Background
A computed fold for a 351-nucleotide part of an RNA from a soil metagenome, annotated as small-subunit ribosomal RNA, central domain. The full RNA is in RNAcentral, with records from SILVA. Its mean pLDDT, the model's own confidence on a scale to 100, is 86.

Context: one part of a larger RNA
RNA sequence: UUGGGCGUAAAGGGCGCGUAGGCGGCCCCCAGCAGUGGCGCGUGGAAUCUCCCGGCUCACCCGGGAGGGGCCGUGCCAGACGGGGGGGCUGGAGGCGGGCAGAGGGUCGCGGAACGGGCGGAGUAGGGGUGAAAUCCGUAGAGACCGUCCGGAACACCGAUGGCGAAGGCAGCGACCUGGGCCCGUCCUGACGCUGAGGCGCGAAAGCGUGGGGAGCGAACGGAAUUAGAUACUCCGGUAGUCCACGCCCUAAACGAUGGCCACUCGGUGUCGGAGGUAUCGACCCCCCCGGUGCCCCAGCUAACGCGGUAAGUGGCCCGCCUGGGGACUACGGCCGCAAGGCUAAAACUC
Numbered sequence: 001u002u003g004g005g006c007g008u009a010a011a012g013g014g015c016g017c018g019u020a021g022g023c024g025g026c027c028c029c030c031a032g033c034a035g036u037g038g039c040g041c042g043u044g045g046a047a048u049c050u051c052c053c054g055g056c057u058c059a060c061c062c063g064g065g066a067g068g069g070g071c072c073g074u075g076c077c078a079g080a081c082g083g084g085g086g087g088g089c090u091g092g093a094g095g096c097g098g099g100c101a102g103a104g105g106g107u108c109g110c111g112g113a114a115c116g117g118g119c120g121g122a123g124u125a126g127g128g129g130u131g132a133a134a135u136c137c138g139u140a141g142a143g144a145c146c147g148u149c150c151g152g153a154a155c156a157c158c159g160a161u162g163g164c165g166a167a168g169g170c171a172g173c174g175a176c177c178u179g180g181g182c183c184c185g186u187c188c189u190g191a192c193g194c195u196g197a198g199g200c201g202c203g204a205a206a207g208c209g210u211g212g213g214g215a216g217c218g219a220a221c222g223g224a225a226u227u228a229g230a231u232a233c234u235c236c237g238g239u240a241g242u243c244c245a246c247g248c249c250c251u252a253a254a255c256g257a258u259g260g261c262c263a264c265u266c267g268g269u270g271u272c273g274g275a276g277g278u279a280u281c282g283a284c285c286c287c288c289c290c291g292g293u294g295c296c297c298c299a300g301c302u303a304a305c306g307c308g309g310u311a312a313g314u315g316g317c318c319c320g321c322c323u324g325g326g327g328a329c330u331a332c333g334g335c336c337g338c339a340a341g342g343c344u345a346a347a348a349c350u351c
Stems, first nucleotide, its partner, number of pairs: 003323004007305002012319001014202004021195003025089002028087003033082001035081001036078007050065003054061002092192001093189003096185005104178007111155001115151007126137002163170002207248006216242002221237004259318006267296008276287002300307002324351003333344004
């Protein structure tokens, strides 16, 4: 490379927007033709393949003939498919009108519980901690109790096997700003679509820069224990950090370890959002449709486990990735970063 693959064996990019490119709806109509097909002509090295003759027992070799495949050029023809052009359509896509649910995002404000601290009251000898202890706090009055004030962080119950978001992720309450989705109508545009190398943006935690904040927790660190030791597990303290603003970093078991979009393919059961129907005074129930999210299962698939309309089934289009283990999520180089480091990514050698 041709292939074969990517849930767990190596392999889906962390996620989105989108450039180039690739691919593209209707058994629609028109003209037209570089692709495509047909015919003719030209071209189509040698060897090989095939036929004949020969050397020779064959392989092998020499000589001669034919054909084929394929490539290119050119002329004419065809016009289905397909590309380009023109016209039309509405099942894709988008818009419009009406409605709905939601921890989707941002800013500002507010609340109570708990916790720590300050002050005051009342009160006396303990408290705390553990397997047991000790370090530690307390007669300079602690802990427990009451009142009051301050502070920071997180939001019990509701709460779900629930919802929202592209992913990361999102949870007290209210206001404002704002993104997306679903349902109903089928009114408008008329293929405007799908994917997406580069690129751009987002991206948990930790970490970094500047400034703020600091209650609790708590790497590092100090101490008490345990132990043969104990650079741990347990305990008493505790700095960065955790929080906020702005700017970086760009990683992850960034997981459904499963890329996106479309179509098709038995059923059962739960739940969330919406529409309709039946019934009812009404709500619930019941029936049905659409969208989401779970479980079980037929066919089929799978090495098995399992997947099974939310496919890992059956097909199509586009992107990413894999190619034995170690060396190596490395070296070198390049790009990025303040740094930490990130991205890209070998070889020798070895099994």